[in-house]
RNA sequence: ACUACCGAAAGGCAAAAUCAGGGAAACCUGAUGACGCAAAGUCAUGGAUCUACAACCGCAAUUUAUUGUGGUCACGACCGCCAGACUGCCGAA
Numbered sequence: 001a002c003u004a005c006c007g008a009a010a011g012g013c014a015a016a017a018u019c020a021g022g023g024a025a026a027c028c029u030g031a032u033g034a035c036g037c038a039a040a041g042u043c044a045u046g047g048a049u050c051u052a053c054a055a056c057c058g059c060a061a062u063u064u065a066u067u068g069u070g071g072u073c074a075c076g077a078c079c080g081c082c083a084g085a086c087u088g089c090c091g092a093a
Stems, first nucleotide, its partner, number of pairs: 005091001012037002017032006035080001041086003045083003049077002055072008
C1' cells in the first nucleotide's frame, strides 16, 4: 500500500416510548432515552412501503353550490426496507 471486516480500544449514530414544536397526514425537528448500527454517512435515482391537503370520479343530503361520505391518484414521506451512486474513522493479526 492492497485485500478484508473475525478481535480490542477511541470516537460516532440513536429504535421504541414520553414531552415540546411544525405538518392535512405520512412524517419531521429538539430534549430525555438506547433497541440496535462498520457506513444507522450523503443522495428519493429504481423498486417496495406509508400518507391523501388539493385534484378527479361516484353516492347521499340540501341551502344549488355547498356539506357529508366512498374510491383513485404523489408532485408528499421514508435511505434504521431492498438495490444503485458518491464519500469515509480506528486498527491487532